[in-house]
RNA sequence: GGCCUCGUAGUUCAACGGAUAGAAUAAAGGAUUCCGGUUCCUUAGAUCUGGGUUCGAUUCCCAGCGAGGUUA
Repeated sequence: GGCCUCGUAGUUCAACGGAUAGAAUAAAGGAUUCCGGUUCCUUAGAUCUGGGUUCGAUUCCCAGCGAGGUUA
C1' cells in the first nucleotide's frame, strides 16, 4: 500500500429506517447501620468527524480520522 471488520454513557454491551437511544456495572445523593460493607430508592451521564439519500438516519451511501485483523 490492497482487502475485511469495527467506532454508542467512565467500562462492557443492546437498539426490523420511526417510542424520550436502553441495560448492567461504575459515579453522585438519600434510606438503612455506631462506622463501613450489603440491600433499597433517586439523579446525572453517550451515537468519532464532515457530507449525501430519505418525510424521518445510531442504522443506508461517500470521504476523512482512529482501532483491530489479514495479505505482500
The RNA shown here (transfer RNA) has 72 nucleotides and comes from a Bacteroidales bacterium.
The prediction has a mean pLDDT of 81.
The organism belongs to Bacteroidales, within Bacteria.